RNA sequence: GCCCUGAUAGCUCAGCAGGUAGAGCGCUUGUCUCGUAAACAAGAGGUCGCGAGUUCAAAUCUCGCUCAGGGCU
Numbered sequence: 001g002c003c004c005u006g007a008u009a010g011c012u013c014a015g016c017a018g019g020u021a022g023a024g025c026g027c028u029u030g031u032c033u034c035g036u037a038a039a040c041a042a043g044a045g046g047u048c049g050c051g052a053g054u055u056c057a058a059a060u061c062u063c064g065c066u067c068a069g070g071g072c073u
Base pairs, nucleotide, nucleotide: 001072002071003070004069005068006067007066010025011024012023013022019056027043028042029041030040031039049065050064051063052062053061
């Protein structure tokens, strides 16, 4: 220098033939308990790495960039 993969909630990840952003764990509150944990119920939490383009509509498609991992020379 070139090629491939990845970047989504605090953590681990799903969602990719465009159409309201999700799960588990964690966190908060409640029920239960003498109390705690567990269990059950409810809730909060995300400009989907950054910038631009296409589109009525982009996490998803296109281009550039950054970071991480791998490969080739």
A computed fold for a 73-nucleotide RNA from a Microcaldota archaeon, annotated as transfer RNA. Its Rfam family is "tRNA". It is annotated as a transfer RNA.